[in-house]
Molecule: SAM riboswitch aptamer (S box leader)
Organism: Planctomycetota bacterium
RNA sequence: AUCUUAUCAAGAGUGCCUGAGGGACGGGCCCGUCGAAGGCACAGCAACCCAUCCGGGCGGCGAAUGUACUAGCCGCCGGAAGCGGGUGCUAAUUCCCUCCCGCUCGCAUUCGGUGAAAACCGGGGCGAAUCUGGGGAUAGAUAAGUG
Numbered sequence: 001a002u003c004u005u006a007u008c009a010a011g012a013g014u015g016c017c018u019g020a021g022g023g024a025c026g027g028g029c030c031c032g033u034c035g036a037a038g039g040c041a042c043a044g045c046a047a048c049c050c051a052u053c054c055g056g057g058c059g060g061c062g063a064a065u066g067u068a069c070u071a072g073c074c075g076c077c078g079g080a081a082g083c084g085g086g087u088g089c090u091a092a093u094u095c096c097c098u099c100c101c102g103c104u105c106g107c108a109u110u111c112g113g114u115g116a117a118a119a120c121c122g123g124g125g126c127g128a129a130u131c132u133g134g135g136g137a138u139a140g141a142u143a144a145g146u147g
Stems, first nucleotide, its partner, number of pairs: 003145006013042005021031003026097003043090003048086003052080003056077006094139001098137004103133001104128004109124006
């Protein structure tokens, strides 16, 4: 590199070195000599993984002790804290963008069915721009696993 799963509206920067680029790609729009990217130092955010703590449920193992699904241990699920370890992150929603949906919503009107009517049910037409909807596909980032 590949694949799988989860998340992506929140959050969090100063100093030094250096010196012209950077925001993934294309387009836009921004950031940048009042210092970009990069490196180093310290700080912070967050809670994906490890470790820690909590309690309940489920599953497994199971004593001392003749016998208990008891104590205890392990795993999974759930929750917490951030003092530790591994990553990540610290301009702008992933800075913005694309497509699909007999999901949804809006508008007008028509067709069919039921009905005395009001109405209800089903189908067709046009549109959907902005987190003032939902789901999915695609691209990317990060984590954990996979190889």